Transfer RNA from a Candidatus Saccharimonadota bacterium, 74 nucleotides, folded computationally.
Rfam family: tRNA. The family's RNA type in Rfam is transfer RNA.

[in-house]
RNA sequence: CGCGGGGUAGAGCAGCCUGGUAGCUCGUUUGGCUCAUAACCAAAAGGUCGUUGGUUCAAAUCCAACCCCCGCCA
Numbered sequence: 001c002g003c004g005g006g007g008u009a010g011a012g013c014a015g016c017c018u019g020g021u022a023g024c025u026c027g028u029u030u031g032g033c034u035c036a037u038a039a040c041c042a043a044a045a046g047g048u049c050g051u052u053g054g055u056u057c058a059a060a061u062c063c064a065a066c067c068c069c070c071g072c073c074a
Base pairs, nucleotide, nucleotide: 002072003071004070005069006068007067010026011025012024013023020057028044029043030042031041032040050066051065052064053063054062
């Protein structure tokens, strides 16, 4: 250099194909429950969806280039 997979909340992932309110589990915080802790119940905070540009009324999703990680071939 070539090919394939991946990048989305603190962690692990879904959503992408078929554009239309950004979600799940764990974690964190607050409250409830308890003599107390854990467990359990309720709520909340937390996201420039890898970067830049393009298409579009509208982009995590479509298009282009680039960056990073993993694997394959040589």
The sequence was found in a public genome assembly. Model confidence (mean pLDDT): 84 of 100.